[in-house]
Context: one part of a larger RNA
RNA sequence: UGACGGGGGCCCGCACAAGCGGAGGAACAUGUGGUUUAAUUCGAUGAUACGCGAGGAACCUUACCCGGGCUUGAAUUGCAACAGAAUUAUUUGGAAACAGAUAAGCCGCAAGGCUGUUGUGAAGGUGCUGCAUGGUUGUCGUCAGCUCGUGCCGUGAGGUGUCGGCUUAAGUGCCAUAACGAGCGCAACCCCUGCCGGCCGUUGCCAUCAGGUGAUGCUGGGGACUCUGCCGGGACUGCCAUCGUAAGAUGCGAGGAAGGUGGGGAUGACGUCAAAUCAGCACGGCCCUUACGUCCGGGGCCACACACGUGUUACAAUGGGGGGUACAGCAGGCCGCUACCGGGCGACCGGAUGCCAAUCUUUAAAUCCCCUCUCAGUUCGGACUGGAGUCUGCAACCCGACUCCACGAAGCUGGAUUCGCUAGUAAUCGCGCAUCAGCCACGGCGCGGUGAAUACGUUCCCGGGCCUUGCACA
Numbered sequence: 001u002g003a004c005g006g007g008g009g010c011c012c013g014c015a016c017a018a019g020c021g022g023a024g025g026a027a028c029a030u031g032u033g034g035u036u037u038a039a040u041u042c043g044a045u046g047a048u049a050c051g052c053g054a055g056g057a058a059c060c061u062u063a064c065c066c067g068g069g070c071u072u073g074a075a076u077u078g079c080a081a082c083a084g085a086a087u088u089a090u091u092u093g094g095a096a097a098c099a100g101a102u103a104a105g106c107c108g109c110a111a112g113g114c115u116g117u118u119g120u121g122a123a124g125g126u127g128c129u130g131c132a133u134g135g136u137u138g139u140c141g142u143c144a145g146c147u148c149g150u151g152c153c154g155u156g157a158g159g160u161g162u163c164g165g166c167u168u169a170a171g172u173g174c175c176a177u178a179a180c181g182a183g184c185g186c187a188a189c190c191c192c193u194g195c196c197g198g199c200c201g202u203u204g205c206c207a208u209c210a211g212g213u214g215a216u217g218c219u220g221g222g223g224a225c226u227c228u229g230c231c232g233g234g235a236c237u238g239c240c241a242u243c244g245u246a247a248g249a250u251g252c253g254a255g256g257a258a259g260g261u262g263g264g265g266a267u268g269a270c271g272u273c274a275a276a277u278c279a280g281c282a283c284g285g286c287c288c289u290u291a292c293g294u295c296c297g298g299g300g301c302c303a304c305a306c307a308c309g310u311g312u313u314a315c316a317a318u319g320g321g322g323g324g325u326a327c328a329g330c331a332g333g334c335c336g337c338u339a340c341c342g343g344g345c346g347a348c349c350g351g352a353u354g355c356c357a358a359u360c361u362u363u364a365a366a367u368c369c370c371c372u373c374u375c376a377g378u379u380c381g382g383a384c385u386g387g388a389g390u391c392u393g394c395a396a397c398c399c400g401a402c403u404c405c406a407c408g409a410a411g412c413u414g415g416a417u418u419c420g421c422u423a424g425u426a427a428u429c430g431c432g433c434a435u436c437a438g439c440c441a442c443g444g445c446g447c448g449g450u451g452a453a454u455a456c457g458u459u460c461c462c463g464g465g466c467c468u469u470g471c472a473c474a
Stems, first nucleotide, its partner, number of pairs: 001474002004470002007468007015458002019421005026313008034304002042053002064299007076122009087104007106113002124288002127286003133282002135277003138273001140271001145184006151160003164175003190265004195233005201227001205222001209220003236259001239253001240251004315414001319373006331362003336355002340351004380411001385406007427450007
């Protein structure tokens, strides 16, 4: 000087407390450990691994296993020689890869173009090392800290500044001061959202005028309104009152759509964990080179006495079932989204039309009204199983999703313990998208609908900041 303390003081944070809803019990989905296996590819492992890399494992992917092939090689490229247009079709063996056979088949004056074979120079490796590295990322932590120049103090390590008082979300500011200034952080500048104005008008409006329909901005027309988009304004403790030297604090204060950072996002200082990643990519070194490279068929990554994490669905009446009925937003669409019509109980199929889309299309559910069930393992719950089908795809046996009928398991609110959340939040309800032929999505990322309770307080648990003290540590 730091680190540490079951030392002290001050202060924060869904840290506790106060509340609401969960997890831990059940079934299933998914990840992991373990076990098994020819293989169950690899990585991630307290917080900071475990619905994580994976935003799509039937083949492919695929890196693993078994078997069958190739060796300048699956891909890219230089040179040389030889042969032939490229290429297409048929056929034999084969699981395919591949090997073999047959037929057709050039342009250009030339150089050559394109392909194959041979030789040769580069190949190739998801093999090892993240403890050789770049780049990127997690975490402490959006915590308020981390430093520098000059000066001053100290033999020196170093200190001071950065301490103290008040204040702040903040090393935010004010005052004080052997310090005076400055940098990286904080804040602001950026984006979305909330209010208003201006401008633009193939969406919106009968607001206004006219026409028209069974009905509809449907048509002419309009630039009012809503809205799309662009540009501005607006909030600064600016005003008032009280307290304070000031910074600032308080106020069911005014005005205002919004009030003291309005709400949300992006933004992550010096550094810590030899943290993570050589399998995204790049790269040093080491290793393989008729194989640790590469192609193909099949299998595996989906196994299952068990253990854990994350979720979904429930255990019901604030509910289940039936009928009727209203209202979104974000987004997506040509190998696509499909109105509408017909068939089918249905998944879906057959037609048909519009839309490269503010124009067409995909578009809610909870809600509300009526009826029923009456507390039961039930009209709760839907696992599992049997049968019959639909769709995608070369192909659903291992191993897809969905539909219908039947079957109807565990489960009656969950021990110790533990998680999230302070407002349009929690809880609850559905919708969209990426990946994608299809999908094991109950995941992820977004979007809107309905919409709470509680916070006395900081003694205690956890993490953190500043000052101070002790010291067995460096």
RNAcentral holds the full RNA, with entries from Greengenes. Predicted 3D model of a 474-nucleotide part of an RNA (small-subunit ribosomal RNA, 3' major domain) from an uncultured bacterium.